A computed fold for a 264-nucleotide RNA from a Bacillota bacterium, annotated as Bacterial large signal recognition particle RNA. The model forms 92% of the base pairs in the Rfam consensus. Its Rfam family is "Bacterial large signal recognition particle RNA". Rfam classes the family as a non-coding RNA gene. Rfam links the family to the GO terms signal recognition particle, plasma membrane targeting and SRP-dependent cotranslational protein targeting to membrane, signal sequence recognition. Rfam describes the family as follows. The signal recognition particle (SRP) is a universally conserved ribonucleoprotein involved in the co-translational targeting of proteins to membranes. The gene name in the source record is ffs.

RNA sequence: UCGUGCUAGGCGGGGAGGUAGCGGUGCCCUGUACCCGCAAACCGCUAUAGCGGGGCUGAAUUCCUACCCGAGGCCUUAUCUUGUGGGGACUGGCCGGGGUAAGUGGCGAGGAAGUUUGGGUCCUGCGCAACGGGAACUCCUGAACCGUGUCAGGUCCGGAAGGAAGCAGCACUAAGGGAUUAUUCUUGUGUGCCGCGGGGGUGCCUAAGCAGAGCUAACUGCUCCGGUAACGCCCGGAAGGUAAUUUCGACGGUAGGUGCACGG
Numbered sequence: 001u002c003g004u005g006c007u008a009g010g011c012g013g014g015g016a017g018g019u020a021g022c023g024g025u026g027c028c029c030u031g032u033a034c035c036c037g038c039a040a041a042c043c044g045c046u047a048u049a050g051c052g053g054g055g056c057u058g059a060a061u062u063c064c065u066a067c068c069c070g071a072g073g074c075c076u077u078a079u080c081u082u083g084u085g086g087g088g089a090c091u092g093g094c095c096g097g098g099g100u101a102a103g104u105g106g107c108g109a110g111g112a113a114g115u116u117u118g119g120g121u122c123c124u125g126c127g128c129a130a131c132g133g134g135a136a137c138u139c140c141u142g143a144a145c146c147g148u149g150u151c152a153g154g155u156c157c158g159g160a161a162g163g164a165a166g167c168a169g170c171a172c173u174a175a176g177g178g179a180u181u182a183u184u185c186u187u188g189u190g191u192g193c194c195g196c197g198g199g200g201g202u203g204c205c206u207a208a209g210c211a212g213a214g215c216u217a218a219c220u221g222c223u224c225c226g227g228u229a230a231c232g233c234c235c236g237g238a239a240g241g242u243a244a245u246u247u248c249g250a251c252g253g254u255a256g257g258u259g260c261a262c263g264g
Base pairs, nucleotide, nucleotide: 001264002263003262004261005260006259009057010056011055012030013029014028015027020046021045022044023043024042034054035053036052037051038050063257064256065255066254067253068252072248073247076244077243078242079241080240081239082238084236085235086234087233090232092231093228094227095226096225097224098223099222100221102220103219104218105216106215107214114210115209116208117207118206119205120204121203122199123198124197125196126195127194128192129191130189131188132187133186134185135184136183138179139178140177141176147172148171149170150169155164156163157162
């Protein structure tokens, strides 16, 4: 150095979680790299850390070590977005109330504020009116018989003359019924541009007098008090994104290391 045959080793790895710890099954990321049985209230093991059984490959592109790169995951912090719970004791915002009178506006020498007197509005008594109810009056209707008048026919009395009662009909009316709006009486009331009287007097209106320059608080401003969780703000927790820190780290790359036997 070449050939043959063996052996060590390899036939995926990693993260989180779980565990006294280590691995596995399960989840996730990479990647394609054997099979069967066991296994999450777990299965097996003990720092030499899966157990049991079988198969392939095999000392180098494949095994081991170191370094580089770095998918991806975990921890912590900050910030953003989404939705959520709480906070009115948040100098925010919004709403309500009180005050003020700087600005705007309105009123004011045809007279502000203030003040005096009177009246009204207000309450009440009486009256009047209105409205409602009832009654009277007026008109119409209205009695088979038990209303009146007249009573055909017919009936009764009478020798006759004549008389009597009286149905229907007609007329008038009683009780009752209806109608109209004038009039009268009576009665009622959360009616009233009314009258008289009493009461009341905060506010408003009005008339007269004194007075002689402000008054008002509608809007803005300022201030005080009270409230409000939809918005902003603060606090908490959840999901996702971004950035930084810590930690682990696949794949890949670089460099190095590494058996045995036999034969040529």